[in-house]
């Protein structure tokens, strides 16, 4: 820089109190064992492999490089417009931030 982020997929061992990125609020997970590390298994298909092709894509695959395996990136926050008499609330689009891949 570009693409994607409401789909999908967990057991065991060590560990021993935190965790869901950060700040605030909310809501959750956690001594029936959090984070972290390791093993095995799985998910997905970004890179990758094969085939077809109008050369842009499509289909199939999973050996290898990553990634991932509670909750939408857990939700909200900022902007815009909508519903609403209004405070407020609700849902929508976008931005910011973040994660992953090349």
């Nucleotide at each position: 820089u570009u693409a994607u982020c409401a789909a999908g997929a967990a057991a065991g061992g060590c560990g021993g109190a935190g965790g869901g990125a950060u700040u605030a609020g909310a809501c959750c997970c956690g001594u029936u064992g959090a984070a972290g590390c390791c093993u095995u298994a799985g998910c997905a298909a970004c890179c990758c492999u094969u085939u077809c092709u109008c050369c842009u894509g499509a289909a199939a695959g999973a050996a290898g490089g990553u990634g991932c395996u509670a909750c939408a990136u857990u939700c909200u926050a900022c902007a815009c417009a909508a519903u609403u008499u209004a405070c407020a609330a609700u849902g929508g689009u976008g931005a910011u931030a973040g994660a992953u891949a090349a």
Predicted 3D model of a 102-nucleotide RNA (SAM riboswitch aptamer (S box leader)) from uncultured Altibacter sp. Its mean pLDDT, the model's own confidence on a scale to 100, is 82. The model forms 97% of the base pairs in the Rfam consensus. The source organism's lineage runs through Bacteria, Pseudomonadati, Bacteroidota, Flavobacteriales and Altibacter. Rfam family: SAM riboswitch aptamer (S box leader). Rfam's curators write: The SAM riboswitch is found upstream of a number of genes which code for proteins involved in methionine or cysteine biosynthesis in Gram-positive bacteria. The SAM riboswitch acts at the level of transcription termination control. Rfam links the family to the GO term regulation of gene expression.